[in-house]
Context: one part of a larger RNA
RNA sequence: CUGGGCGUAAAGCGCACGCAGGCGGAUUGAUAAGUCAGGGGUGAAAUCCCGGAGCUCAACUUCGGAAUUGCCUUUGAUACUGUCUAUCUUCGAGUUCGGGAGAGGUUGGCGGAAUUCCUAGUGUAGAGGUGAAAUUCGUAGAUAUUAGGAAGAACACCAGUGGCGAAGGCGGCCAACUGGCCCGAUACUGACGCUCAUGUGCGAAAGCGUGGGGAGCAAACAGGAUUAGAUACCCUGGUAGUCCACGCUGUAAACUAUGGAUGCUAGCCGUUGGGGAGCUUGCUCUUCAGUGGCGCAGCUAACGUCUUAAGCAUCCCGCCUGGGGAGUACGGUCGCAAGAUUAAAACUC
Repeated sequence: CUGGGCGUAAAGCGCACGCAGGCGGAUUGAUAAGUCAGGGGUGAAAUCCCGGAGCUCAACUUCGGAAUUGCCUUUGAUACUGUCUAUCUUCGAGUUCGGGAGAGGUUGGCGGAAUUCCUAGUGUAGAGGUGAAAUUCGUAGAUAUUAGGAAGAACACCAGUGGCGAAGGCGGCCAACUGGCCCGAUACUGACGCUCAUGUGCGAAAGCGUGGGGAGCAAACAGGAUUAGAUACCCUGGUAGUCCACGCUGUAAACUAUGGAUGCUAGCCGUUGGGGAGCUUGCUCUUCAGUGGCGCAGCUAACGUCUUAAGCAUCCCGCCUGGGGAGUACGGUCGCAAGAUUAAAACUC
């Protein structure tokens, strides 16, 4: 490079935006670059291949042909691709108008339950905790209970294979600002599209820097148990951290282990948000957009998947190529660091 692949065997970048590049709707005309056909030139000889000839045969030598799959030039063809030109909107994409749902995002404010602590009252000897205990707390009055106060964090029920978001993710209530989506109407633009190496941005948790905050929980750590031991599981404590602001890190079983876009290919049953029709006005039918269960054909090594494909096709990107060594070393880039990213070989089976 060709081929074959990527749910679970190796393999889909965590997700998006997007330049270059690749690919691209319908119709007309022109052109003739790609494409196809014919002619000419060239493609040295030897070699190779085919058919002859000569050494007694063969190797060998020699003659002729073919081949030299290519390049250049010329004459044509015009279906497809390209380029130029003109047109189109039933179908791609977008704008407008009328509706709709939503934990989508950011900021500010407010609320109640619970927890812990503080103060005061009642009250007295236990309370905690466990498989059982002990460490621990308590006559300096605990636990329990009542009233008041403070603080921080999280939002029970509603809650739902419910909703929203590109992914990470998002859940008390209210307000402001703000992104996207769906349905209907057809008024407008007229291919404006799809994908995307490099790049840029977003990106759970943990971790890092500076400054706050600190109720509960809780790595580390201490003690008590358990045990042969127990650097654990259980218990009592407990610091970073968890929270906020700003900055960094850039990774996860970042999973649907399934890249994105478009078209086509049996059905049945739920559910969410719209629209339409029918009437018996709360049901039935239907149609878009989601989200689930089952299932035919097909596919699959099987498991399974099946209009939300892993089916049938097209386009673009990413990735894989036996196990270990190793996602390691070295070098580069990034980072405050931790480390991340790119990424081998020897050797070995």